[in-house]
Context: one part of a larger RNA
RNA sequence: CUGGGUGUAAAGGGUGAGUAGGCGGCAUAAUAAGUUAGGUGUGAAAGCCCGCGGCUCAACCGCGGAACAGCACUUAAAACUAUUAAGCUAGAGUACAGGAGAGGUAAGCGGAAUUCCUAGUGUAGCGGUGAAAUGCGUAGAUAUUAGGAAGAACACCAGUGGCGAAGGCGGCUUACUGGACUGAAACUGACGCUGAGGCACGAAAGCGUGGGGAGCAAACAGGAUUAGAUACCCUGGUAGUCCACGCUGUAAACGAUGAAUGCUAGGUGUCGGGGAGGAAUCCUCGGUGCCGGAGUUAACACAAUAAGCACUCCACCUGGGAAGUACGAUCGCAAGAUUGAAACUC
Repeated sequence: CUGGGUGUAAAGGGUGAGUAGGCGGCAUAAUAAGUUAGGUGUGAAAGCCCGCGGCUCAACCGCGGAACAGCACUUAAAACUAUUAAGCUAGAGUACAGGAGAGGUAAGCGGAAUUCCUAGUGUAGCGGUGAAAUGCGUAGAUAUUAGGAAGAACACCAGUGGCGAAGGCGGCUUACUGGACUGAAACUGACGCUGAGGCACGAAAGCGUGGGGAGCAAACAGGAUUAGAUACCCUGGUAGUCCACGCUGUAAACGAUGAAUGCUAGGUGUCGGGGAGGAAUCCUCGGUGCCGGAGUUAACACAAUAAGCACUCCACCUGGGAAGUACGAUCGCAAGAUUGAAACUC
C1' cells in the first nucleotide's frame, strides 16, 4: 500500500454553516469525451511461453511460432457515465394558515433563604463532633421581634418532560430574534448530499483590564485524628465563583455510537400536531422512552432513534511501553494548545 476495521478490544473530528473536491432524482433528443467492438501502425533484439533442433544429456545455444500492458490513427455502437438543449415533480426550497417550547440577546421586576448593620426583649451560654478542641459570647452572643443593606441562586411546578448543532438552557414580565413541527397544497424546478483546508461557536478551570463580593471555597492558618497526617473531620479564610469587554480552545466535549438517503415483524408509554367518529376508538405526521423478533455481534448487547440490509462523502485505527513525550513549526500575554517522531525495550 492493500485488506480489514472504528458502542465496550487500537480507532468517529467537541459542534456547526460552508469552499475546492467526490457523489447525485424522473423522462426526451443530440454529441461521442469516458466506455465497448473491429481494423491499421507501433510495441527493437534478447528474455518469458510453445514446438523442433545442436553440443553424449543438461545448463547453454540455434530456428520457427505465439504472446505483450499500453500508445496513436481509423471505422462503428449509443445502454451506462459525461456534455448540451428543451422538459417534469416524488428530492430540496419559497409563500400561506396554525399551535408547542428552560432556544438566544437585552432591559425591568419579585418573593423565600443567607450574611451583615441598627434598635427592642432576654441571659449564659452558643457553635461544632464519633468524641472533642480551635472559634464566638457578660464590651451581652446564641434565640426572638422590628427596620435597613448587599450579593448570588431561583424551592414547589419538574416529568427516561421540553428546546438547542454541540457546549448548554429553569422565578416573572417586556422588546428584539433563530430553529423545528403540523395542515393545506399555490409557486420555483434538482436549486441536492457530503465536505480536505479555511471560518464561526465551544462546559469548567485559567489569563488580561475594570467593577462586584452575600454564601461557598483551591491556597493558607489554627483545632482534632494519627506512629506520622503536608489528608479525610472541625473553626476560620484569600484567589475564584458574579458582571462587562477581550483571550484561552480544552473535557469520560459520552449515546465512549460522524453526516445524509432508502428499505426491513411486532408490543407498550409519553410530548407537539392533524383527520374520521356522537362516543369508545381507529388512522396519520414529527420528536422522545421501554420491551422484543428476524438479522447482526467475540460476547455483552443493538434491534425502524440499528450496532440489521444497501449506497454516497468525510474523519480516524494498524502490538505494548518509551509518549501525546522530544525536536521543529503554527497559535497564545502566560498557562499551554495543535501538529507529532525515534533510539531503546518487551